The RNA shown here (Bacterial RNase P class A) has 372 nucleotides and comes from a Thermoanaerobaculia bacterium. It is recorded under the gene name rnpB. Rfam family: Bacterial RNase P class A. Its family is annotated with ribonuclease P activity, dimeric ribonuclease P complex and tRNA processing in the Gene Ontology. Its mean pLDDT, the model's own confidence on a scale to 100, is 76.

RNA sequence: GGAGUGGACCGGAGGAUCGCUCCGCGGCAACGCGGGGAGGAAAGUCCGAACUCCAACGGGCAGCAGGCUGGCUAACGGCCAGGCGCGGCGACGCGACGGAAAGUGCAACAGAAAGAUACCGCCUCCGGACGGCUCUGGCCUUUCGGCGGUAAGGGUGAAAUGGUGCGGUAAGAGCGCACCGCAUCCCGCGUGAGCGUGGAUGGCUCGGCAAACCCCCUGUGGAGCAAGACCAAAUAGGGAAGCAGUGGAACCGCCCGUUUCCGUACAAUGCUUCCGGGUAGGUUGCUUGAUCACCGCGGCAACGCGAGUGACAGACGAAUGAUUCUCACUCCCUCGGGAGCACAGAAUUCGGCUUACAGGUCCACUCCAUCC
Numbered sequence: 001g002g003a004g005u006g007g008a009c010c011g012g013a014g015g016a017u018c019g020c021u022c023c024g025c026g027g028c029a030a031c032g033c034g035g036g037g038a039g040g041a042a043a044g045u046c047c048g049a050a051c052u053c054c055a056a057c058g059g060g061c062a063g064c065a066g067g068c069u070g071g072c073u074a075a076c077g078g079c080c081a082g083g084c085g086c087g088g089c090g091a092c093g094c095g096a097c098g099g100a101a102a103g104u105g106c107a108a109c110a111g112a113a114a115g116a117u118a119c120c121g122c123c124u125c126c127g128g129a130c131g132g133c134u135c136u137g138g139c140c141u142u143u144c145g146g147c148g149g150u151a152a153g154g155g156u157g158a159a160a161u162g163g164u165g166c167g168g169u170a171a172g173a174g175c176g177c178a179c180c181g182c183a184u185c186c187c188g189c190g191u192g193a194g195c196g197u198g199g200a201u202g203g204c205u206c207g208g209c210a211a212a213c214c215c216c217c218u219g220u221g222g223a224g225c226a227a228g229a230c231c232a233a234a235u236a237g238g239g240a241a242g243c244a245g246u247g248g249a250a251c252c253g254c255c256c257g258u259u260u261c262c263g264u265a266c267a268a269u270g271c272u273u274c275c276g277g278g279u280a281g282g283u284u285g286c287u288u289g290a291u292c293a294c295c296g297c298g299g300c301a302a303c304g305c306g307a308g309u310g311a312c313a314g315a316c317g318a319a320u321g322a323u324u325c326u327c328a329c330u331c332c333c334u335c336g337g338g339a340g341c342a343c344a345g346a347a348u349u350c351g352g353c354u355u356a357c358a359g360g361u362c363c364a365c366u367c368c369a370u371c372c
Stems, first nucleotide, its partner, number of pairs: 001368010012327007020037007039343001043354002046352005051224004063220005068082005083097001084095004098215002103213002105209002119154002121150003125146005131140003162180006181204001182202005187196003228284004238275006245262001247261005291311004295306004329340004
C1' cells in the first nucleotide's frame, strides 16, 4: 500500500421568528414567565418478564414450544465462555447439535438394485460347437447356453454396506493379518460436553432421512393498559316508599286522646322522593425504573458488587412542528451560485431477537506485496 475479519459509535451543529404539548410559579380570567419534549431502531409484535383481571384442591391428557456443556440473568427460544461438526490460506463465520437394533413411512431423476439387489465384468461346474495336440483315456485355446459363486473392477446416483497394502481364494470377500479409522471397557486430563501417537477387547456393530409421523426429556392455565380501579350526567329501563290534614268545632288549664264537620282533584299504564347498576364524560393506572452513563473492585467474558455525580417525553380527533439565516457533509457548476442531506416517528413499562438504514468515525486482528 492492497484485500479482508470482528467490534464500538455518530447519524447533522448553532441562532432568529411564529406555533403545539406537559410541569412549576403568578393571575378572578384572558394570559405571562421559567423548565422538559422521539429512536438506534420508537418498527415487526417474534420470544421472555413486571403489572392487572379472570379461572383454579391437586394431578394428568391433548396442543404448542424447546433439546451439546458450563455459566450469566428477575426470566428467556437471549447473552458469555467452551466442546463437537462444517466452511474459509487466515482473522473468523455458520450449525433445530436427543433417539434410525420401538413401530410406521419416504427417497425425484438415473440405475440391475435405495435394502438384501448381479446390468457389464470375473470365476468353478455341467452341456454343445470350430480348431489344435494325442500314448485314444483324454487335454488345451476360442466361443454359445445353463445351475451357481462373487460387491475386487466398470457404470448410475446426493447416497451402493470402512480405507490402503500383503496374504488367501476357482474368482472374490475382514476370509486372515499389518497400519489407519470405528465401537465398547479401563487408565489419564477436564466441573462438564468431551479429549488422548495411553492400554485392552471386538472384524466392525445390524445403509440414509426424525426441518416425515413418532419416541424420550424439559417447559407451558387464559386474557391483556381497549388490563384494571374510582367519580359519575341527560335519556331509557330496574327496585323501594309515599300520594293529602301543623284544618274547623266540642270535651280540656295545656298536650295526647275521643267525637263530629269539611277536604282527599286532574292522568294510578300516572305523579313525587329515594336507592342501586350501566353509558357519555372525567380521574387514575402513567411513567424514576430488575433504568442508563461516568468511576473503583471481582470475573477470560456475559455479568455482579460499591460510592458519588449527572440524566431520563407522557399525548388520547393523540404534542414533539413550520419558515428562515450561518456553518458542516455530498454532488453539479458558466466559480457566482444551485441541488441534495439515510431508515424511520413514542402510546403501560422493561430485557432480548429480527428487520430497515445515505454517509461517516474509531479500535483490534488476518492474509498478500514492497521497503528498512